[in-house]
Context: one part of a larger RNA
């Protein structure tokens, strides 16, 4: 001296823009954070019609999607990160090729009947599909030298129709994201010195999308290691970020990118993809409800409560905008996003007036009793309005043919009024910029360091003046 995600103490006008639980990965009351298709499917409810039928709504079945977005950093020393390389793998998209046949059985949703405090579940019966089974077809594909073997599919909407639109099935190529492998890179301790038996390689079978001891039986005895294995400690990893001329140290909050985790512990299921935050099952802890049989529950999503704690906020608003997820489209959802609130927490920016004014007013402190000194300061004159109060106008963001604005009557422009609304901390013995008196007498106290304080203290306490910052200044903690 410079930085902080700070905090405490005084003090405190405004904007803007960013930031805001470092602690207990403590435990959590409400409320919302994932849903959508009626242009798969039957069917229910209304509301209009005599009715067919139409519209809206709707559990249910049935695609998609929920594995992302959103949070935390608990664990991890590791192919986790990061950086460069590899071969043996996969929906949604996007281009190109062909199909798109022919049949079945069910089953909810309904209807009847029971059980059950609930959660929720049982029998019987009916029925539908793009839900599920089967046959044919084989462009292709897989396998195999090769003969040959295996293997698909659904339909819906428009349209008088021809045909279109969108689906499905098979393949082929692309884009993209993922999985796997490897060189290098990667904290502290040897007061952790020897470590490992599916351990190291083999050959075969298994198994995975996909290559391996990834699992298995056999063989065969390796592998690693002072260039630090093994074992303990801390630790998410990187881009970056403070400080530093550099080397370098420190650090890893916000925003990007990877990674792990979802109350503790283990499990698989569906699935192109999870061993799944708001999904299932087992056991644990811990809460709630019970009719005592048995049942619910998971904020490291936004807000918001409690406890820890020096210390960290609204139980706001809107989908206008950008993205996501469904859907032909309207359009639904969307605590992502965007915007407001609060909080000097940070940075920046701006005001708290401005020219005149000497009777050098009064008051105050000082004094050698003459006068200094606060001081153009003030009082008065004059002007001016950033802010302030108020009155009118008023945006961009909205893109598409129109319409659509949470933020907003917001930024901004114009009057109206009137110095009106708006300054403080902290220093003054040297370091170090800024001196005096009074009180007090090693006391009371100061203090970063050296050091002041024991009757004249420029060092303690006030009080005048003065000096540095300034809506901030100290002060503590911490890094360089």
């Nucleotide at each position: 001296g410079g930085a902080u995600g700070a905090a405490c103490g005084c003090u405190g006008g405004c904007g803007g823009c960013g930031u805001g639980c470092c602690u207990u990965a403590u435990a959590c009351a409400u409320g919302c954070a994932a849903g959508u298709c009626a242009u798969a499917c039957g069917g229910g409810u209304g509301u209009a019609g005599c009715a067919a039928u139409a519209c809206a709504c709707c559990a249910g079945u049935g695609g998609c999607g929920a594995a992302c977005g959103g949070c935390u950093g608990a664990g991890u020393a590791a192919c986790a990160c990061g950086u460069g390389g590899g071969a043996a793998c996969u929906u949604c998209c996007u281009u190109u090729a062909a199909g798109u046949u022919c049949g079945g059985a069910a089953u909810a949703a309904c209807u009847c009947u029971c059980c059950g405090a609930a959660a929720g579940g049982a029998g019987a019966g009916c029925u539908a599909a793009u839900a599920c089974c089967g046959g044919a077809u084989g462009u292709g594909u897989u396998c195999g030298c090769a003969a040959g073997a295996a293997c698909a599919a659904a339909g819906u909407c428009c349209g008088c129709a021809a045909g279109g639109a969108u689906g499905c099935u098979u393949a082929a190529a692309g884009c993209a994201a993922g999985g796997c492998c490897u060189g290098c890179g990667c904290a502290c301790c040897a007061u952790c010195a020897g470590g490992u038996a599916g351990u190291u390689g083999g050959c075969g079978a298994g198994g995975u999308a996909a290559a391996a001891g990834c699992u298995c039986a056999c063989c065969a005895a390796g592998c690693c290691u002072a260039u630090g294995a093994c074992g303990g400690u801390u630790a998410g990893a990187g881009g970056g970020c403070c400080c530093g001329a550099g080397a370098g140290g420190g650090u890893g909050u916000a925003c990007c990118u990877c990674c792990a985790g979802a109350u503790g512990g283990g499990g698989a299921c569906u699935g192109c993809g999870a061993c799944a935050c708001g999904g299932c099952c087992c056991c644990g802890a811990c809460u709630c409800c019970u009719a005592c049989g048995g049942g619910a529950g998971g904020c490291a999503g936004c807000a918001g409560u409690a406890g820890g704690g020096a210390a960290u906020a609204u139980u706001g608003g809107a989908c206008a905008a950008u993205g996501g997820g469904c859907g032909a489209a309207a359009g639904c959802c969307u605590g992502a996003u965007c915007c407001a609130g609060c909080g000097a927490c940070g940075c920046c920016g701006c005001g708290u007036g401005c020219g005149g004014g000497a009777u050098g007013a009064a008051g105050g402190c000082c004094u050698u009793a003459g006068g200094g000194u606060u001081g153009u300061a003030a009082a008065c004159c004059g002007c001016u309005u950033u802010u302030g109060u108020u009155g009118g106008g008023g945006a961009a963001c909205a893109a598409u043919u129109u319409u659509u604005g949470a933020g907003c009557g917001u930024a901004c422009c114009c009057g109206a009024c009137g110095a009106a609304u708006a300054a403080g901390a902290g220093g003054u013995u040297g370091c170090u910029a800024a001196c005096u008196c009074u009180g007090u007498g090693c006391c009371a106290g100061c203090a970063g360091c050296a050091g002041c304080g024991g009757u004249a203290a420029u060092a303690c306490a006030g009080a005048g003046a003065c000096c540095u910052c300034a809506a901030g200044c100290g002060u503590u903690a911490u890094c360089c």
Molecule: small-subunit ribosomal RNA, 5' domain
Organism: Candidatus Omnitrophota bacterium